[in-house]
Molecule: transfer RNA
Organism: Absidia cylindrospora
């Protein structure tokens, strides 16, 4: 400089033939259990899917360009 793969709740990820309330586990708070704590159950909280712009009735998904970050080649 150019090629390539990533970027989704605090964390770790699923979702990429566009199309119902973005999945699940951790975690945090509540509740129930206990004489307390822990496990275990029940329920709730947290996401403007990195950013900006197109395409489309509709975009995490498609296209660009921008940042961050791995890895290759000069």
């Nucleotide at each position: 400089a150019u090629c390539u793969c990533c970027g989704u709740g605090g964390u770790g990820u699923a979702g990429u033939u566009g199309g119902u309330u973005a999945u699940c586990a951790c975690g945090u708070c509540u509740g129930u259990c206990u004489a307390a704590c822990a496990c275990a159950c029940a329920g709730a909280c947290g996401g403007u899917c990195a950013g900006c712009g197109g395409u489309u009735c509709a975009a995490a998904u498609c296209c660009g360009c921008u940042c961050g970050g791995g890895g290759a080649u000069a």